RNAcentral holds the sequence, with entries from MGnify. SAM riboswitch aptamer (S box leader) from a soil metagenome, 97 nucleotides, folded computationally. Rfam family: SAM riboswitch aptamer (S box leader). Rfam's curators write: The SAM riboswitch is found upstream of a number of genes which code for proteins involved in methionine or cysteine biosynthesis in Gram-positive bacteria. Gene Ontology term of the family: regulation of gene expression.
């Protein structure tokens, strides 16, 4: 880089650290009552593997992932009507090439 699947559910404490963070842009938020990052422990979930003779089911052992807000909302197009709906793009994660 390509393909496929999923993305209105769920799940945080402590230590170090010391001003940013929520991908990008706009908005709106979070943050000295301590951001990012790192470490420890814990948890959520069930994509892949494994096991359960089998299963759309179960377990949570291994590989990942995740633990403010719907992927925080919108961005592009269409439909209805003054805010909604549908689809897409982009992004994230997994599995495969």
């Nucleotide at each position: 880089u390509c393909u496929c699947a999923u993305c209105c559910a769920g799940a945080g404490a402590g230590g170090c650290g010391g001003a940013g963070g929520g991908a990008c842009c706009g908005g709106c938020c979070c943050g000295a009552c301590g951001a990012a990052g790192c470490c420890u422990c814990g948890g959520c979930a069930a994509c892949c593997a494994a096991g359960g003779a089998a299963a759309u089911c179960c377990u949570a052992u291994g590989g990942u992932g995740c633990c403010a807000a719907a992927u925080c909302c919108g961005g592009c197009a269409g439909a209805a009507a003054a805010u909604u709906c549908u689809g897409g793009a982009a992004g994230a994660u997994g599995a495969g090439g």